[in-house]
RNA sequence: AAAGGAGGCCAGAUGAUCGCUCCUCGCUUUAGGCGAGGGGAGGAAAGUCCGGGCUCCACAGAGCAGGGUGCUGGAUAACGUCCAGUGGGGGUGACCCCAAGGAAAGUGCCACAGAAAACAGACCGCCGGGUCGGCGCGGAGAACGGCAAGCCGCUCCGCUUCCCCACCCGGUAAGGGUGAAACGGUGCGGUAAGAGCGCACCAGUCCCGAUGGUGACAUCGGGAGCUCGGCAAACCCCACCCGGAGCAAGACCAAAUAGGGAGGCGUUCCCGCUUCCGUGGGAGGAAGUGGGAUAAGGGUUGCUCGCCCGAGGCCUCCGGGUUGGUCGCUAGAGGCACGCGGCAACGCGUGUCCCAGAGGAAUGAUCAUCGCCGCCCGCCUGCGGGCGGAACAGAACCCGGCUUACGGCCUGCUUUGCCC
RNA sequence: GCCCCCGUAGCUCAGCCCGGAUAGAGCAACGGCCUCCGGAGCCGUGGGUCGGACGUUCAAAUCGUCUCGGGGGUA
Numbered sequence: 001a002a003a004g005g006a007g008g009c010c011a012g013a014u015g016a017u018c019g020c021u022c023c024u025c026g027c028u029u030u031a032g033g034c035g036a037g038g039g040g041a042g043g044a045a046a047g048u049c050c051g052g053g054c055u056c057c058a059c060a061g062a063g064c065a066g067g068g069u070g071c072u073g074g075a076u077a078a079c080g081u082c083c084a085g086u087g088g089g090g091g092u093g094a095c096c097c098c099a100a101g102g103a104a105a106g107u108g109c110c111a112c113a114g115a116a117a118a119c120a121g122a123c124c125g126c127c128g129g130g131u132c133g134g135c136g137c138g139g140a141g142a143a144c145g146g147c148a149a150g151c152c153g154c155u156c157c158g159c160u161u162c163c164c165c166a167c168c169c170g171g172u173a174a175g176g177g178u179g180a181a182a183c184g185g186u187g188c189g190g191u192a193a194g195a196g197c198g199c200a201c202c203a204g205u206c207c208c209g210a211u212g213g214u215g216a217c218a219u220c221g222g223g224a225g226c227u228c229g230g231c232a233a234a235c236c237c238c239a240c241c242c243g244g245a246g247c248a249a250g251a252c253c254a255a256a257u258a259g260g261g262a263g264g265c266g267u268u269c270c271c272g273c274u275u276c277c278g279u280g281g282g283a284g285g286a287a288g289u290g291g292g293a294u295a296a297g298g299g300u301u302g303c304u305c306g307c308c309c310g311a312g313g314c315c316u317c318c319g320g321g322u323u324g325g326u327c328g329c330u331a332g333a334g335g336c337a338c339g340c341g342g343c344a345a346c347g348c349g350u351g352u353c354c355c356a357g358a359g360g361a362a363u364g365a366u367c368a369u370c371g372c373c374g375c376c377c378g379c380c381u382g383c384g385g386g387c388g389g390a391a392c393a394g395a396a397c398c399c400g401g402c403u404u405a406c407g408g409c410c411u412g413c414u415u416u417g418c419c420c
Numbered sequence: 421g422c423c424c425c426c427g428u429a430g431c432u433c434a435g436c437c438c439g440g441a442u443a444g445a446g447c448a449a450c451g452g453c454c455u456c457c458g459g460a461g462c463c464g465u466g467g468g469u470c471g472g473a474c475g476u477u478c479a480a481a482u483c484g485u486c487u488c489g490g491g492g493g494u495a
Base pairs, nucleotide, nucleotide: 001416002415003414004413006411007410008409009408010407012370013369014368015367016366017365018364020040021039022038023037024036025035026034027033028032042392046403047402049401050400051399052398053397054246055245056244057243061305062304063303064302066242067241068240069239070238071085072084073083074082075081086100087098088097089096090095101237102236106235107234108231109230110229123176124175125172126171127170128169129168130167131166133165134164136159137158138157139156140155141154144153145152146151147150184202185201186200187199188198189197203227204226205224206223207222208221209220210219211218212217250327251326252325253324260318261317262316263315264314265313268293269292270291271290272289273288274287275286276285277284297309298308299307300306334353335352336351337350338349339348340347341346372389373388374387375386376385377384378383379382421494422493423492424491425490426489427488430447431446432445433444440478449465450464451463452462453461471487472486473485474484475483
């Protein structure tokens, strides 16, 4: 210097003018206005991908379904996040990446090619055995063909030990090529041919034990010829976790109204008290009121059970009215500094600070100076002048993460090249 | 806020669930035949890196994660 890799920081500053919004105080006031002081976006406020707080749901139960997570230990309110490790993978390296349980539970898939794509099987090949076989050898025949005789072709019978060919039966998986993937590799023995069939070494798996570690796991020793394909981001199995809805949650005030029309369902029982009827006293009846059990129906935001609510009541549709205000609403798993514990994530303690709360939605614009970066010019070689640039993007109940977008600066580190 | 769907040729869509190698169909475009010319008709041809990136797998339009764009439902 180039290329790369890790970590951290900032997100221009000051002033003036004109505006916006909120709070406090003062004056004025019908709403409101005026003046002074103070606060006013982010590292991602974003995507809404996870987790939690908070609020409500007839308390949150069980089973099924569904969803999620998946090496180990820790951190945390919680997490799919973070930290530290283990194992695997990539890179020359700094360093980075991993959805990393189970395929010797079950089911399924593995195109094309290839003999064969999965409890193996056997296309070529190799080997053994066999044959109303061929071929070959010997003998016989004469219907047919060839010719000059007799032979050959031909037909029939018998033999066929070996070699060759064909077929059948059996053994084998060493060799062959295909493919992303082919049932361990090399060598020796062994055999009819072969093969972990046997042995030696190597690789892997499983089992047992020892040592170290909280653990994942690592190292070492012994045993078993055990050699078992891949895919679970295919179904699935195993372990663990998950009630639902969301600040338009929810609470209060004000306003509005006829509780309208259509359809459907159900319109029951028990107990106490008061009054009345009745009567000799009762029994009994009616009305009101309080409580309980249920029906129709509803809630339990997938289903079932269970539970809960529920008698002039409930469900669906149509139509109509109000669509204003206050709270929730920002003091919080909060920021900063220091100390302590921990490798770290993080935790604990002390001190200190208050730091947006709008509601169709404020947080802006212009100018000047300085600072930063780039280019050009000048020379006094580190200064001066000129021009240009400054990204991604904007809170909406609040936090912890992840992911994505994006400008600049700083500090270690790695590789290569050059110079001293 | 919550929930769902879509993106494949110039246009409209298949294929995706359950992965298999040349990704198809109709219309359109282009060329040829026919016609005096055009249309219609007949025959043929080209055109896609399946919205993007990364991963799983031997193999991805299809499976997973993230992301971009578009559309819809709901109070």
Record summary: Two RNAs folded together computationally: RNase P RNA and transfer RNA, 495 nucleotides in total. Rfam match: Bacterial RNase P class A. Rfam links the family to the GO terms dimeric ribonuclease P complex, tRNA processing and ribonuclease P activity. It is annotated as a ribozyme.